[in-house]
Order: sequence, then C1' cells, then structure tokens
RNA sequence: GAAGCUGGCCAGGCAGCCGCCGCUCGCGCAAGCGAGGGGAGGAAAGUCCGGGCUCCAUAGAGCAGGAUGACGGCUAACGGCCGUACGCCGUGAGGCGAGGAACAGGGCCACAGAGACGAGUAAGCCGCAAGGUGGACGUGAAACGCGGUAACCUCCAUCCGGAGCAAGACCAAAUAGGGUAGCGAUAGCGUGACUCGCGCUGCUACCGGGUAGGUUGCUUGAGCCCCGAGGCAACUCCGGGCCUAGAUGAAUGGCUGCCACCCGCAUUGCGGGAACAGAACCCGGCUUAUCGGCCAGCUUCAAUU
Repeated sequence: GAAGCUGGCCAGGCAGCCGCCGCUCGCGCAAGCGAGGGGAGGAAAGUCCGGGCUCCAUAGAGCAGGAUGACGGCUAACGGCCGUACGCCGUGAGGCGAGGAACAGGGCCACAGAGACGAGUAAGCCGCAAGGUGGACGUGAAACGCGGUAACCUCCAUCCGGAGCAAGACCAAAUAGGGUAGCGAUAGCGUGACUCGCGCUGCUACCGGGUAGGUUGCUUGAGCCCCGAGGCAACUCCGGGCCUAGAUGAAUGGCUGCCACCCGCAUUGCGGGAACAGAACCCGGCUUAUCGGCCAGCUUCAAUU
C1' cells in the first nucleotide's frame, strides 16, 4: 500500500423566525395571557422468544398440546449471551452448527447389488432326488455386526395455567329501568259473584348497579453515566453523579443563513445529495430495514528499512 475479519460508536452542528403537545410559576371570575423548562430510535418496527405488573379460583395434580436438548457458566428469565470441546468451510484473522437415546417399539435405507436387516448368490460339502449346508467374489455410504437414520413417529429429561394496560382500580351525570321507606277521603284498573285482601298505576325521599364523561395505572426503572474491584468472557459488586417523552383523533414540525460531510462541474465559486423509520404499560433478547462516516484490535499478500 492493497484485500479482508471481528467488535464498538455516530445518525449533522449553531443562530434567527414561525408553529405543535404536556409540565411548573405568575396574573385573571373565566376565556385566556406572560415567563421558565421538557419533548422519538438504534432499530421506537416485526410481535418471534423471555420476564415484570394486573385480573381470572394463589394457579396444585393428571390428560392433551407445545418448546428446548454437547459440557460448564451468566441472568429476574429465556429458545438469549459467554467460555470450552467436537464437526464443516476459509491460506488466515474468523464464520456456521439442527449435537440426549438406535438392546422399549414402529417406519425408512435411492442407484447398484442375490440380498439394505426380511434374508441369501457362486464354488465346495451332504443327499438317489427333492433339498440341506455354506457363504467367497462383486455392488454399495453401509453387507448381517446389538448396521445407519430420531432435519420420521417415538422414548427420556427439563420447562410452559389462561388472558392481557382495550389488563385493572376509583369518581360519576342526563335519560330509562330496579330496590326500600313514606303519603293519599283510598281515586282508577286487574283478580273475584261480592266484601276484605293482594297486585299495578300516582307523588316524595333515599339507596344501589351500569353507560357517557373524568381520574388513575403512567413512567424511578432488572434505569443511565463515571471510577475502582472480581472474572478469560458473558456478567457481578463497592462508591459517586444524573432524572432523560408520557400523548389519548394522538404533539415531537417548517423556513432562512453559516459551518461540517459526500458527489459533479469547475475552481476557491456554483449546483445537487443526505438513509431506514417513527413512541403508546415497562424491561432483556432475537430478527428485519438503514445514505454515509468514525474508532479499536487482528489476518493475508506485496514492497522498503
């Protein structure tokens, strides 16, 4: 210098103007006004795994069903991550991996080969014969041997109750309906032959449930950053610091200028580009999408010292 491998990080900056959604303070009867401060991501996505939290009968046992499967470790947990061994690929740095059990049982083993687990070909041997015995050579990934296959059923071990913030909790109108109590010269209707009685209709008060609507759950949490310690690592621990969206027809935006990045023309200017995408109860992962750029470690080749 060229070509690569692995891991990590960023996702334009500043200023001005105009807006949007919450919060706090002040003024105002209110409508509102003013000031301050906050306002998307590495994936917020897919909802594929795992947990927290909530309710259902505290959630136990069995059946069915599903998931996982080397060994050891990490973790709240996992199908995630780390380490090691093994197998395959790569010159290498490294990458990928579906891995328990084949004397519990069933299924399957292409082509070739007599025969693919059922048995059985040739020579030879026995026999009058039928037949029996025998098991070579060759084929094939494997040839009779407790064969291979569980990315076939199955068995074994471990794990899994269900539904989900539209979970759930609280406050609670109008109207309609329900319950209780009271009122009425008992007025009307029904039941009944009639009377009493009973039921319904009326008025008032109270109670309870549901709906609209509102509040909450809601963001302080397995949180983030820094130093140190333990550990190969994943990760854990001590100490210090920080608060960083919480909407609900759903805000988080737009314009201009300068600078920075990339590309082109051309030359110290002009033009163009700048991705994927976007919170909705919260976390840990995995997967997928992504213009471009930066950093660290390492490998191979070539050259120079």
Bacterial RNase P class A from Methylobacillus arboreus, 305 nucleotides, folded computationally. Lineage of the source: Bacteria > Pseudomonadati > Pseudomonadota > Nitrosomonadales > Methylobacillus. It matches the Rfam family "Bacterial RNase P class A". The family's RNA type in Rfam is ribozyme. Rfam describes the family as follows. Ribonuclease P (RNase P) is a ubiquitous endoribonuclease, found in archaea, bacteria and eukarya as well as chloroplasts and mitochondria. Its family is annotated with tRNA processing, ribonuclease P activity and dimeric ribonuclease P complex in the Gene Ontology. Its mean pLDDT, the model's own confidence on a scale to 100, is 78.